RNA sequence: GGGCCCUUAGAUCAGUUGGUAGAUCGCCUGCCUUGCACGCAGGAGGCCGGGGGUUCGAGUCCCCCAGGGUCCA
Numbered sequence: 001g002g003g004c005c006c007u008u009a010g011a012u013c014a015g016u017u018g019g020u021a022g023a024u025c026g027c028c029u030g031c032c033u034u035g036c037a038c039g040c041a042g043g044a045g046g047c048c049g050g051g052g053g054u055u056c057g058a059g060u061c062c063c064c065c066a067g068g069g070u071c072c073a
Stems, first nucleotide, its partner, number of pairs: 001072007010025004019056001027043005049065005
């Protein structure tokens, strides 16, 4: 320098022809317990790496940039 892949909640990851974002763990509250843990129920938390474009509508499609991984030179 070139090819491919990844970037979504605090963490690890889903998100199937574009149609208002989810799981598990963690966190908070309640129930349970003498108390804690476990268990059960509920809740908070992300405008999806940044910018632009296409579209009625973009996490999803296109372009540029940044970071990471991998292969080639």

The RNA shown here (transfer RNA) has 73 nucleotides and comes from a Methanobacteriota archaeon. The source organism's lineage runs through Archaea, Methanobacteriati and Methanobacteriota. RNAcentral records the identical sequence in 3 taxa. It matches the Rfam family "tRNA". Rfam classes the family as a transfer RNA. The prediction has a mean pLDDT of 82.